RNA sequence: AACGAACGCUGGCGGCGUGGAUAAGACAUGCAAGUCGAACGGGCUUAAUCCGGUAGCAAUAUUGGAUUAAGCUAGUGGCGAACGGGUGCGUAACACGUGAGUAAUCUGCCGAGAAGUGGGGGAUAGCUCGCCGAAAGGCGAAUUAAUACCGCAUACGACUAGGAAAGGCAUCUUUCCGACGUCAAAGCCGGGGCAACCUGGCGCUUCUUGAUGAGCUCGCGGCCUAUCAGCUUGUUGGUGAGGUAACGGCCCACCAAGGCUAUGACGGGUAGCUGGUCUGAGAGGAUGAUCAGCCACACUGGAACUGAGACACGGUCCAGACACCUACGGGUGGCAGCAGUCGAGAAUCAUUCACAAUGGGGGAAACCCUGAUGGUGCGACGCCGCGUGAAGGAUGAAGGUCUUCGGAUUGUAAACUUCUGUCAUUUGAGAACAAUUGUCGGGGCAGUAACUGGCCCUGGCUUGAUAGUAUCAGAAGAGGAAGAGACGGCUAACUCUGUGCCAGCAGCCGCGGUAAUACAGGGGUCUCAAGCGUUGUUCGGAUUCAUUGGGCGUAAAGGGUGCGUAGGCGGCGCUGUAAGUCGGAUGUGAAAUCCCGGGGCUCAACCUCGGAACUGCAUUCGAUACUGCAGUGCUAGAGGACUGGAGAGGAGAUCGGAAUUCAUGGUGUAGCAGUGAAAUGCGUAGAUAUCAUGAGGAAGACCAGUGGCGAAGGCGGAUCUCUGGACAGUUCCUGACGCUGAGGCACGAAGGCUAGGGUAGCGAACGGGAUUAGAUACCCCGGUAGUCCUAGCAGUAAACGGUGCACGUUUGGUGUGGGAGGAUUCGACCCCUUCCGUGCCGGAGCUAACGCGUUAAACGUGCCGCCUGGGGAGUACGAUCGCAAGAUUAAAACUCAAAGAAAUUGACGGGGGCCCGCACAAGCGGUGGAGUAUGUGGUUUAAUUCGAAGCAACGCGAAGAACCUUACCUGGGCUUGACAUGCACGUGAAAGCCUGGUGAAAGCCAGGCCCCCCUUCGGGGCACGUGCACAGGUGCUGCAUGGCUGUCGUCAGCUUGUGUCGUGAGAUGUUGGGUUAAGUCCCGCAACGAGCGCAACCCCUGCCGGCUGUUGCUAACAGGGCCGCAAGGCCGCUGAGGACUCUGUCGGGACUGCCGGUGAUAAACCGGAGGAAGGUGGGGACGACGUCAAGUCAUCAUGGUCCUUACGUCCAGGGCUACACACGUGCUACAAUGGCCGGGACAAACCGUUGCAAUACCGCGAGGUGGAGCGAAUCGGAGAAACCCGGUCCAAGUUCGGAUUGCAGUCUGCAACUCGACUGCAUGAAGCUGGAAUCGCUAGUAAUCGUGGAUCAGCUACGCCACGGUGAAUCCGUUCCCGGGCCUUGUACACACCGCCCGUCACGCCAUGGGAGUUGGGAGCGCCCGAAGUCCGUGUGCCAACCUUCGGGAGGCAGCGGCCGAAGGCGAGCUUGAUGACUGGGGCGAAGUCGUAACAAGGU
Repeated sequence: AACGAACGCUGGCGGCGUGGAUAAGACAUGCAAGUCGAACGGGCUUAAUCCGGUAGCAAUAUUGGAUUAAGCUAGUGGCGAACGGGUGCGUAACACGUGAGUAAUCUGCCGAGAAGUGGGGGAUAGCUCGCCGAAAGGCGAAUUAAUACCGCAUACGACUAGGAAAGGCAUCUUUCCGACGUCAAAGCCGGGGCAACCUGGCGCUUCUUGAUGAGCUCGCGGCCUAUCAGCUUGUUGGUGAGGUAACGGCCCACCAAGGCUAUGACGGGUAGCUGGUCUGAGAGGAUGAUCAGCCACACUGGAACUGAGACACGGUCCAGACACCUACGGGUGGCAGCAGUCGAGAAUCAUUCACAAUGGGGGAAACCCUGAUGGUGCGACGCCGCGUGAAGGAUGAAGGUCUUCGGAUUGUAAACUUCUGUCAUUUGAGAACAAUUGUCGGGGCAGUAACUGGCCCUGGCUUGAUAGUAUCAGAAGAGGAAGAGACGGCUAACUCUGUGCCAGCAGCCGCGGUAAUACAGGGGUCUCAAGCGUUGUUCGGAUUCAUUGGGCGUAAAGGGUGCGUAGGCGGCGCUGUAAGUCGGAUGUGAAAUCCCGGGGCUCAACCUCGGAACUGCAUUCGAUACUGCAGUGCUAGAGGACUGGAGAGGAGAUCGGAAUUCAUGGUGUAGCAGUGAAAUGCGUAGAUAUCAUGAGGAAGACCAGUGGCGAAGGCGGAUCUCUGGACAGUUCCUGACGCUGAGGCACGAAGGCUAGGGUAGCGAACGGGAUUAGAUACCCCGGUAGUCCUAGCAGUAAACGGUGCACGUUUGGUGUGGGAGGAUUCGACCCCUUCCGUGCCGGAGCUAACGCGUUAAACGUGCCGCCUGGGGAGUACGAUCGCAAGAUUAAAACUCAAAGAAAUUGACGGGGGCCCGCACAAGCGGUGGAGUAUGUGGUUUAAUUCGAAGCAACGCGAAGAACCUUACCUGGGCUUGACAUGCACGUGAAAGCCUGGUGAAAGCCAGGCCCCCCUUCGGGGCACGUGCACAGGUGCUGCAUGGCUGUCGUCAGCUUGUGUCGUGAGAUGUUGGGUUAAGUCCCGCAACGAGCGCAACCCCUGCCGGCUGUUGCUAACAGGGCCGCAAGGCCGCUGAGGACUCUGUCGGGACUGCCGGUGAUAAACCGGAGGAAGGUGGGGACGACGUCAAGUCAUCAUGGUCCUUACGUCCAGGGCUACACACGUGCUACAAUGGCCGGGACAAACCGUUGCAAUACCGCGAGGUGGAGCGAAUCGGAGAAACCCGGUCCAAGUUCGGAUUGCAGUCUGCAACUCGACUGCAUGAAGCUGGAAUCGCUAGUAAUCGUGGAUCAGCUACGCCACGGUGAAUCCGUUCCCGGGCCUUGUACACACCGCCCGUCACGCCAUGGGAGUUGGGAGCGCCCGAAGUCCGUGUGCCAACCUUCGGGAGGCAGCGGCCGAAGGCGAGCUUGAUGACUGGGGCGAAGUCGUAACAAGGU
């Protein structure tokens, strides 16, 4: 895009089309083929006339008969019924299409022409009578007509033997002559006439011819299947006879043995064919409704009759099935005609009108018949047209929806105003299709003696189913007329609510697990529109079967290799031919359809006219380049001859050495062998080792090489024999002899099989030992088939260059094997040229890329093989081969939306390289053991609130849980609330304060005191009560979030612009060579720049300088105080000073700057000088792009959701402090480098008014009393401790260690019971250096010692944060562990190795193979039976026409027999379905079980 469609929702009108696709299933009912009385006899009706009867006086009525006229009619007869109409069963065929032939034929009616139509005969329907039968129907008798039937006559003519001529296509045809013979007929209706007779029309007969229709024959064309490869006996041909309209094995007898087939016979399946139709750019593909041509069929099967025509849809006979009627004896029927019914189905209409038109049959005609046809009806089934209103209209109404609450949108949409009037409705008018025919007139023509009649023209009258329809006019009123689907992408169109991997959607991808533009509903939007969607089917897209127009190295795909048959293709000339090819002409290519141009319906659909076209076929005339064919030549292809060398080419035979093993003997002694380590095994019966000799089999070290040979498989010691091929050179010969190659034949690794040998080593199976969770494996010890030989079979491999063979063409470089030539040389080598082979690298070109690249995967030609998504499956069935194993050929159901290739970026690897880090190593000290503190898990509990979970949770949130905190539990209370804002009302005696009751408190109840502030006098503020909005939530979701934080990691990385490269993803830059702590820097480079990171800038600290000078400092000066006899010492106490220290501030200083060496002369590194400091001086702050859905909704904020007299809030008590246990982090120790006692010394930083607190006094002490000073460089905390000196302890569970417990206290606090810290006295546990394992640290570091601070009433702080004192050891180095960076490699990973993924088993579902069988269908074969019927024979029975000598004959019929023969029966098989206990594998399925095979070197 399309449809004969169906289904869902919806549905106003009209036009034109179209409508049983399934059950060729069965059919009730009506109709669909009749007509002619001008062929015939009869019958009936009516009328008239005549005769007779009856009634009546008669008219008249009625009845019988005869005649005439008109009409109707069963039968005889004629024509028709073979057309028209239906259907598509069958058919793969001369059935159809197309083009020929018929010299092998027929043709009623019709046209033209010629000639005739004479004279006789015998019957028979009907009717009547009789009989049988239920009926259908039948029998007999008598009688009758014809255009029925039969002789005779005639013969223009036809047929027939033969002859002649001409022609052709072999049999022959045409024309002419033609003997003997054979063969016709029918009348009817008119006109004229007295009649004889004349005449017209329609008929009839013979012949010729035309037209139409039909038969037969042939060329070519159009389905699938080879898992159908051989088929055929009337088969193929001949002769003869028969038969037919006609040729012919069409049939028969005889003879011969042929005929068809890979260009697909035979078989199977499917199917009516065509013009056309649909689609497509076309080529094609699919299809064969309606219309048209042909064919076939008519309940199923068979058969003939009649006829011009049938083997006959509405005829006959027979058989069968089915149905109906029946009196049970017997009959009847055939809708695939039009309607209609049932059935099956997703599904297909009225039991309509009319012959008015067109056409058909009959008739002289009128006319009759016509379910052909013309109409109408039903169905949105299709195509086309029209309408459902138009213009104005903003308060942008209401309502709906959304909302950021402002608004937006529906939306000019509506309302409203003004109009219009298509369609429908209603009223009225009202067609065309009509031409005829007939009849009444008129005229003409032919013909006739003339008329009638015939033909033609013309006038009047007459004919309409559709239909009171189309159409026209009037009227009224916007009044009666819109839905369907979609809205994640493809694909135009977005939001809310509900739901919560549910319900559901889905064409593909895919949506849905609490914020769904994807489900459902609402709103809105989009697209079509009387339709819209869905389903089905066809073509297209699909260049996805590729002729146009594809491929095969790796995606599917080159046969394992060669030889070769058919076939396909084929070198250079000349001649001929003209088959292919090209051109012209002619015929045909039906009409319709399609296309173009006109015309008609108002347009369109539709109808119609003309043209073109129908790409085809045939005939004929030309052309001859190319191809073919025939002939004749050539040598460039191919082959042969000669010469020569190379080679693991093949076959057979023979020979040799090394090594392994075994045997024998010698020497010799305890091990050998084996492995990651072992063990099994061998060995004291003497192994291994070693020497000698021997046996036997297999294999061929070195040479050895991307070296050689072969078609491939493959071939490797040497020699001999036989033998194949290639190559080079010479240019002698043949003369296209060529290439490829379906089938076919041959060869064909390893393994396997058969038979017979052989067997040293190795070695499936098997045994044992190990390993392991297991180990039917990898490793080890043994070991049988086999490996070897001979003869066969088998016929497969990753049989791979994953690359078929042959030929030609197309830039190069460099190796190597074989040969020839040149130059040169004494001769060679090197070198140059060339041919053949074999490699590497690369240009153009090709390729998806990788890559290929004169050995093509380039450019061309020829031929073969093969491919067409993955799985199922190289499987099943069938067939062929095989001894078997198995091989070859080779599907389907079902299932998935992928499977795959190449390359890219990452990630990963029990891959590689380089490098770094307290990563290891080297050290020092710890943890893990003890006690205890603290955190966590677990358990417990009414509650033990919550969070944190490897590193990166666990002295974490918590810088401090007795109450509070507090979020938990129990109990008691409150409900606008403990807290915020707004509104309304009330109050100002409110609020607040005080008191009482109750109570554990909160709270509840009650009483008392207390009349708020401002004011413009309107009110406002403040506060409370009540009510309404709302508050509140440490409830949930850190996987809805913000913010903050951890971590990789202070690791050196992460990116970008432009350019370049690549089809692209992407790459380059950022890689490389160096160097660095560093993507730090240098050099190089298709890159050049830039950004975030690094570094630096900032702070502290180390040196110096300037300034500063109190509360700090005190060298010099002066003074004072204290001690001392004095010398002198001490005190910054005072004046004073700024020197010093110090405080604070501002500067300087360090930059690889200088020197030497190394290095590319660079960057840099190493060493040195100077310097307080040297290569980042030390420390801090500072954390790139990102990762972990990392952590936090319980800091805070926040979307959504939930609770609302409670999940909110207040209070008391309890809990967070529990305790069989486990873990993390600490502290204290285990002691002598120590403990204790006494004495002595030196810090930094910090804190202090609700505070720090001195001197002094009391207490053993915690502490108390007291309060100077100090908001602090001034006073206080404050005694630093380790250390030093002296003393003591003496190796012990101790003078170590301090847990635990008892008693007595202190302090804080409302309160130390649960559950505080501290003090004194007493007690004195475990513990004697800590298993596996594990942590920190590289210098002022570790270790060790003390000091301060935050939080805080107090404190469980041994924690955390900070401060100083004392102050080490070690770093060879980067193999290993861990983490990280860069480069590279492999990958089947990308949720990225915590990845991916395989197979068995178990369960469920599905389709399928096998299967004892069971049960249907189909086609054939053999035999039996054999209807109807044609033909043949017979015909003793019967018979009108003709003949007859009357006896009969000719001829015919019945009957009987025979051949053939449908259906039926029997038999053995074939084929194809369905089904089948059981069974085999396969596919799919959520989390199942067992292992770990593959992907990384996937751990063999």
Predicted 3D model of a 1500-nucleotide RNA (small-subunit ribosomal RNA) from an uncultured bacterium. The RNAcentral record of the sequence draws on ENA. Its Rfam family is "Bacterial small subunit ribosomal RNA".